A computed fold for a 102-nucleotide RNA from Kurthia senegalensis, annotated as SAM riboswitch aptamer (S box leader).
RNA sequence: UCUUAUCAAGAGAAGCAGAGGGACUGGCCCUUUGAAGCUUCAGCAACCAGCCGGCAACGGUCAGGUGCUAAUUCCAGAAGGUAUUCACCUUAAAAGAUAAGA
Numbered sequence: 001u002c003u004u005a006u007c008a009a010g011a012g013a014a015g016c017a018g019a020g021g022g023a024c025u026g027g028c029c030c031u032u033u034g035a036a037g038c039u040u041c042a043g044c045a046a047c048c049a050g051c052c053g054g055c056a057a058c059g060g061u062c063a064g065g066u067g068c069u070a071a072u073u074c075c076a077g078a079a080g081g082u083a084u085u086c087a088c089c090u091u092a093a094a095a096g097a098u099a100a101g102a
Stems, first nucleotide, its partner, number of pairs: 001102007012041005020030003024077004042069003047065002050061004073095001078091005
C1' cells in the first nucleotide's frame, strides 16, 4: 500500500511525570480536582491461534497473539428531507481505528 470483516454494546485503579489530549479540518468537549507518555496490576471483548462438536456452513469453549477500558469512530465534513434562524431527521460514502491475509 491492497483485500476482507467490524465499529449504538462492554470495561480503570495505582506509581512516575508535568501540559496537553480527543487522527485531520470545523465544532464541541476532557484536562493542574493532573493532559500526553511510561510502568504495574485489574478489567472488557472475542478478530486470529488452540480445543470440542459438525460433511460443511457454523456453534461452543479457552484466553496463547493482538486490540480496547470519557462522550456512537464525541458530532459534522456528500446528498436529501422537515423546519425557519435555531435546529432536527434519513441514507450512502469518504476518512480513520482494529483484526486477519497479501
Of the family's consensus pairs, 91% are formed in the model. Its Rfam family is "SAM riboswitch aptamer (S box leader)". Rfam 15.1 lists 9,625 matches to the family in 4,158 species. The coordinates come from a structure-prediction model, not an experiment, and the mean pLDDT is 86.